Notes
The RNA shown here (FMN riboswitch aptamer (RFN element)) has 133 nucleotides. It was read from a public genome assembly, where an Rfam model found it. Its mean pLDDT, the model's own confidence on a scale to 100, is 79. Of the family's consensus pairs, 97% are formed in the model. It matches the Rfam family "FMN riboswitch aptamer (RFN element)". Rfam describes the family as follows. The RFN element is a highly conserved domain that is found frequently in the 5'-untranslated regions of prokaryotic mRNAs that encode for flavin mononucleotide (FMN) biosynthesis and transport proteins. Gene Ontology term of the family: FMN binding.

[in-house]
RNA sequence: GGAAUUCUUCGGGGCAGGGUGCAAUUCCCGACCGACGGUGAGUCUGGCAACAGAUAAGUCCGUGAGCUGCUUUAGUGGCUGAACCGGUGUGAAUCCGGUACCGACAGUAUAGUCUGGAUGUGAGAAGAUAUGA
Numbered sequence: 001g002g003a004a005u006u007c008u009u010c011g012g013g014g015c016a017g018g019g020u021g022c023a024a025u026u027c028c029c030g031a032c033c034g035a036c037g038g039u040g041a042g043u044c045u046g047g048c049a050a051c052a053g054a055u056a057a058g059u060c061c062g063u064g065a066g067c068u069g070c071u072u073u074a075g076u077g078g079c080u081g082a083a084c085c086g087g088u089g090u091g092a093a094u095c096c097g098g099u100a101c102c103g104a105c106a107g108u109a110u111a112g113u114c115u116g117g118a119u120g121u122g123a124g125a126a127g128a129u130a131u132g133a
Stems, first nucleotide, its partner, number of pairs: 006128005017029003031113002033103002035063004042055005058101002066079005083099005105116003
C1' cells in the first nucleotide's frame, strides 16, 4: 500500500404571486426542485513545470426508492420518466447559448412540490477495527 471481516456515523430538494370555485399548494396563469456511482475539453486551489487535489450531467452509462413473480429468510428475476437545435473545437451525450421535456404508490377537487406508509428503505459516502497472506 491492497484485498477481505466486523462495527459506527452520514445518506432528497421543491408551488412565491395570482385566477376560477362551496371546496384546489391537486385545475388554470405562473413559480420552484433535481438522490447515488461512472464519464466529462469546464472552473477553482497548489506547483517553474510535469502534475496533483477539489468540484462539475434531472433527461449519456449504470444504481436506488416504488410495483411485482419465486423464496422460510438471506437472496434472486421482471416492470419502472425525460433532449433537441445552434456555437466553439481535432474531439461535446457533459462546455456556452437557446428552446423543450420528465418525475412511484395511497389520501384529498385531478398533486414531481401537501399529508401518509416513513424515527422506514436505500444506491452509496466517510471513519474505525482485530486477524491472515